[in-house]
Context: one part of a larger RNA
RNA sequence: GGACGAACGCUGGCGGCGUGCCUAACACAUGCAAGUCGAGCGAAUGAAUUUCCUUCGGGAACGGAUUUAGCGGCGGACGGGUGAGUAACACGUGGGCAACCUGCCUCAUAGAGGGGAAUAGCCUUCCGAAAGGGAGAUUAAUACCGCAUAAGAUUGUAGUACCGCAUGGUACAGCAAUUAAAGGAGCAAUCCGCUAUGAGAUGGGCCCGCGGCGCAUUAGCUAGUUGGUGAGGUAACGGCUCACCAAGGCGACGAUGCGUAGCCGACCUGAGAGGGUGAUCGGCCACAUUGGGACUGAAACACGGUCCAUACACCUACGGGUGGCAGCAGUAGGGAAUAUUAGAAAUGGGCGAAAGCCUGAUCUAGCAACACCGCGUGUGCGAUGAAGGCCUUCGGGUUGUAAAGCAUUUUUUGGAGGGAAUAGGAAGGAAGGUACCUCCAGAAUAAGUCUCGGCUAACUACGUGCCAGCAGCCGCGGUAACACGUAGGAGGCAAACGUUAUCC
Repeated sequence: GGACGAACGCUGGCGGCGUGCCUAACACAUGCAAGUCGAGCGAAUGAAUUUCCUUCGGGAACGGAUUUAGCGGCGGACGGGUGAGUAACACGUGGGCAACCUGCCUCAUAGAGGGGAAUAGCCUUCCGAAAGGGAGAUUAAUACCGCAUAAGAUUGUAGUACCGCAUGGUACAGCAAUUAAAGGAGCAAUCCGCUAUGAGAUGGGCCCGCGGCGCAUUAGCUAGUUGGUGAGGUAACGGCUCACCAAGGCGACGAUGCGUAGCCGACCUGAGAGGGUGAUCGGCCACAUUGGGACUGAAACACGGUCCAUACACCUACGGGUGGCAGCAGUAGGGAAUAUUAGAAAUGGGCGAAAGCCUGAUCUAGCAACACCGCGUGUGCGAUGAAGGCCUUCGGGUUGUAAAGCAUUUUUUGGAGGGAAUAGGAAGGAAGGUACCUCCAGAAUAAGUCUCGGCUAACUACGUGCCAGCAGCCGCGGUAACACGUAGGAGGCAAACGUUAUCC
């Protein structure tokens, strides 16, 4: 000098754009953050209309709009948060899988025949303070289960041809065995679904080469350890797991241990090489009170699922239950320190045939000079160089064209009127009566802060008297202090200025 997620002191007019718990991965009141589908299903609800009766109050029947607890489907594995752990194939980069999976989506081929038994809901009843649970009866399905059909699917078996990268791969054809389905809407056409298979796309899984911290005042480490055979397991290879066998494997090219740490694109600095950092934004990883486990599913060992245990908190009729903000706001606490318990039009996402519903993602607004950028606080003329202040050699000098005064402008500000794009066809605008435009008023509404001994731009007076104090370094202060304090003046920067912390 530059930089900053900054803080502190003093000051503070506006706008744009961004950023905002770095500390306690501390504890959380309250609200919201993941639902949706009645065109899968039974059932309940029952508006309008219409008809009948009526004591004129209404009642009954038909009707089926609407709404929905439950079963069922899809989605709750995305999106959002945090960085505790992790020195590791976690990440980055480049490869490999002849060792793999892939819901929804696209294309293609073929198919969907015929049956069965339940169960929630509803009803009856019982237990419980509650959370919730038991029993009986009854019912449906795109829920569940057999049967049929079936291959270029899977398995077994024995071949041929071609190819390769070792195990091997591809194509063709034979035999045998195994394995599927669901309906819904519509007058219909048809559409949406269902089953099997192939291909694609997308997303993932696994393996490998190389790369990126400190300490040797850490030198030896290792028993599923290293390898083999066989088996199990997985989507898949593999000590991944197990039985047996062998005795290996790693290490001064730093094993092991300890400490520290999410990694990268990037960001800061620097001429570069390098050094430092890993906030916001983007990619990957890990985690969800702490520790462990599996279930479901295409995918989780699952933040707002489940089971067990832990600590903590809450409810209780003391028998037992409930909870998880490192989602968005917000609270307490910690701290030098970090915001609103706001709104919903678009975009994206989930569900749905659609209308649409949901969405603290997102887009906006609010708060904060926290950072960057822009604008303003007037402009021109104006010497009796006014008054006042300060200094003075008492002559004057300086503040100083500065003020006053005269003229002028209106960016801002205030008032009034009009008024968007963003949403491409009718309507629909959160931001928003905002931005922006026009008119009116009036210099009006708007300047501080730090420094002035040298480094380093800027000096005098008074007070103080090694005191009070200053200070980044050198150093000032003990009676003439340009260095302390105050005043006048001056210099720097400016809606900021200065200090502190940290990095280059």
The prediction has a mean pLDDT of 85. Predicted 3D model of a 504-nucleotide part of an RNA (small-subunit ribosomal RNA, 5' domain) from an uncultured bacterium. Its Rfam family is "Bacterial small subunit ribosomal RNA". The RNAcentral record of the full RNA draws on ENA and SILVA.